Overview
This is a predicted structure of a 72-nucleotide RNA (transfer RNA) from Treponema porcinum. Rfam family: tRNA. By type it is a transfer RNA. The organism belongs to Treponema, within Bacteria. Its mean pLDDT, the model's own confidence on a scale to 100, is 84. The sequence is in RNAcentral, with records from ENA and Rfam.
């Protein structure tokens, strides 16, 4: 330099046009003499950035950024 892939909650990952989910973690309560385990509820995301397409974009397209793999 070229090709491909990834980027979504604190972490690991789903979701592939129509209001964004799970597990772990975090907070509160129940349970315990207390802790852990367990149970119930809750907070936490304008989906890497900027444009484009569309009535509507996390999702489709382009460029850029970061990371990874391969080729040279």
């Nucleotide at each position: 330099g070229c090709a491909c892939g990834a980027u979504u909650a604190a972490c690991u990952c789903a979701g592939g046009g129509g209001u964004a989910g799970a597990g772990u973690g975090c907070c509160a309560c129940c349970u315990u003499c207390a802790c852990a385990c367990g149970g119930u509820g809750g907070a936490a995301g304008c989906c890497g950035u900027u444009g484009g397409u569309u009535c509507a974009a996390a999702u489709c397209c382009a460029a850029c950024a970061u990371c990874g793999u391969g080729c040279a």